[in-house]
Source information
Model confidence (mean pLDDT): 83 of 100. A computed fold for a 72-nucleotide RNA from a Candidatus Nomurabacteria bacterium, annotated as transfer RNA. The sequence is in RNAcentral, with records from ENA. It matches the Rfam family "tRNA". It is annotated as a transfer RNA.
RNA sequence: CGCGGGGUAGAGAAGUGGUUAUCUCAUCAGGCUCAUAACCUGAAGACGGCCGUUCGAAUCGGCCCCCCGCAA
Numbered sequence: 001c002g003c004g005g006g007g008u009a010g011a012g013a014a015g016u017g018g019u020u021a022u023c024u025c026a027u028c029a030g031g032c033u034c035a036u037a038a039c040c041u042g043a044a045g046a047c048g049g050c051c052g053u054u055c056g057a058a059u060c061g062g063c064c065c066c067c068c069g070c071a072a
Stems, first nucleotide, its partner, number of pairs: 002070006010025004018055001027043005048064005
């Protein structure tokens, strides 16, 4: 230099153009309890960056950054 895969809350994943971006764990608050755990309810928290296509982009296109692998 070439090719492929990936980047989404603190962690792990889903989401193949449109409804409030979903789930598990974790965190916080409340409930329950003599108390803790468990359990129940609620809350905060995310689309790698820029540009483009489109009425509408996490999703499609271009460039760049980062991670993993293949080839050389």